[in-house]
Context: one part of a larger RNA
């Protein structure tokens, strides 16, 4: 110095409490542990593994297993024959692969060349083999917590101390006084996006006050409005009172579309956990080369006494069930996206208008209003689980997909000890949308606007963090 303490102040933070809602009990999806298996490939294991890597395992994908094959290989350079490439047939369970068969381009100095197949020979390829405890990049985490530090000076034998402590104030080592100390760095704060108001400025494909017109901004005018974009304005304790040590700042008021970091995001210091990743990628060093490589068929990552995680859906009347009717946002569409009409009870099949999109389309938003039934019951509640039928997508749905119709109608009537999240347009709670993607195991991810609350006395206690300080089993 630093660690750690049920030393002792001081402060924060959905940490406690005050409140709303779950979780744990039920059925299900889904990871993960454990059994099991030929193989159920791997990795990730308090917070910080467990709807994580996987923004999508029927084949492929794949790394695993079974079986059939290949050995300069499926890929890369380099040397020598030879042949354009390519396209048809037949054969193997089945698929790699064998075996035939027709055919001749492009430049030429006519000797060859260029690309591409096919044979060899050997240098070499290959490796989702290991080690993340050799290791670069890349991440989580403490923690968006506020600290982590130098350079001269002074002090101390020296480790080292000052600075960086001390009153006070802040979300903030943020400022301000004060000081053997004066200053600088990286973090913080700004700069940056997005959303909130208001201007100029652009008006098509978007808008429509007005004038005419229509089924309809549908067309003729229009540039006000709205909307969309690009710019600029605007918040800074600027102004007033009060307080405060005449400071920093607090605090209450004008005005304001916004008021004191306006809300959110990206932005994560020094280091910490030998934390995670050699299966993104690179990479050292080991291993393996007729196999630990490569190709290919079928299985398997999808097994099921059980545990434990994250989630859907529920138990109902604030509901359920039919029928009207109304009001977004954002994103996406050419190998798409599909309107209109039609045919099926429906999934959905037929047709195929428009759209490369502020034009057309996905598209219907639901929660919510407004009638009508149901009347507290395992029910007109819940929908699990199977049976039969059929749709689609794909060479191909048995293992193992997804929807749909009709019948089936299981457990569950708010849940033990424990425990999670959330402070405002948040929590609930309602539908939309996307990526991946033939299709989908999506109830998960991400983003999107609709309704739209309670609580907060407080820091005593629990948990995590900082600052100072008091003693030392320790470095």
């Nucleotide at each position: 110095u630093g660690a750690a303490a049920g030393u002792g102040g001081c402060c924060c933070g959905c940490a406690u409490a005050a409140g709303c809602g779950g979780u744990a009990g039920a059925g299900c999806a889904u990871g993960u542990g454990g059994u099991u298996u030929a193989a159920u490939u791997u990795g990730a294991u308090g917070c910080a593994a467990a709807g994580c890597g996987a923004a999508g395992a029927a084949c492929c994908u794949u790394a695993c297993c079974a079986g059939a094959g290949c050995u300069u290989g499926a890929c890369a350079u380099g040397c020598c024959g030879u042949g354009a490439a390519u396209c048809c047939u037949c054969u193997u369970c089945a698929a790699a692969a064998g075996a035939g068969g027709g055919g001749u381009g492009c430049c030429u100095u006519c000797g060859a060349g260029a690309a591409c197949g096919u044979g060899g020979a050997c240098a070499c390829a290959a490796g989702u083999g290991g080690u993340g405890c050799a290791u670069g990049g890349c991440u989580g985490u403490c923690g968006u917590c506020a600290g982590c530090u130098c350079a001269u000076g002074c002090c101390a034998u020296a480790a080292g101390g000052u600075g960086u402590u001390g009153g006070g104030u802040u979300a903030a080592g943020u400022c301000c006084c004060g000081c053997a100390a004066c200053g600088a760095g990286c973090a913080c704060a700004a700069c940056c996006c997005u959303c909130a108001u208001g201007u100029u400025u652009a008006g098509u494909u978007g808008c429509u006050a007005c004038u005419g017109u229509u089924g309809a901004g549908u067309u003729u005018g229009g540039a006000g409005c709205c909307c969309u974009g690009a710019g600029c304005a605007g918040a800074c304790u600027g102004c007033c009172a009060g307080u405060g040590a005449u400071a920093a700042g607090c605090c209450a008021g004008a005005g304001g579309a916004a008021g004191g970091u306006g809300a959110g995001g990206a932005u994560g210091a020094c280091g910490u956990c030998a934390a995670g990743u050699c299966a993104u990628c690179a990479u050292a060093c080991c291993c393996c080369u007729u196999a630990u490589g490569c190709c290919c068929u079928g299985g398997g990552c999808g097994a099921c006494a059980c545990a434990c995680g994250u989630g859907c859906u529920a138990c109902a009347a604030u509901g359920g069930a039919c029928g009207g009717g109304a009001c977004a946002a954002a994103a996406g569409g050419u190998c798409a996206c599909g309107a209109u009409c039609u045919c099926g009870u429906g999934a959905g099949g037929g047709u195929g208008a428009g759209c490369u999109a502020a034009c057309u389309c996905c598209a219907a938003a639901a929660a919510c209003u407004c009638a009508u039934c149901c009347u507290c019951a395992g029910u007109u509640u819940g929908g699990a689980u199977u049976g039969c039928a059929g749709g689609c997508u794909g060479c191909a749905a048995c293992u193992c997909g997804c929807c749909u119709g009709c019948a089936u109608g299981a457990a569950g009537c708010c849940a033990g000890a424990a425990u999670c999240g959330c402070u405002a347009g948040u929590a609930a709670u309602c539908g939309u949308c996307g990526a991946u993607c033939a299709g989908c195991c999506a109830u998960a991810c991400g983003a999107c606007a609709g309704u739209g609350a309670a609580u907060u006395c407080a820091u005593u206690c629990c948990c995590g963090a900082g600052c100072c300080u008091u003693a030392u089993a320790c470095a």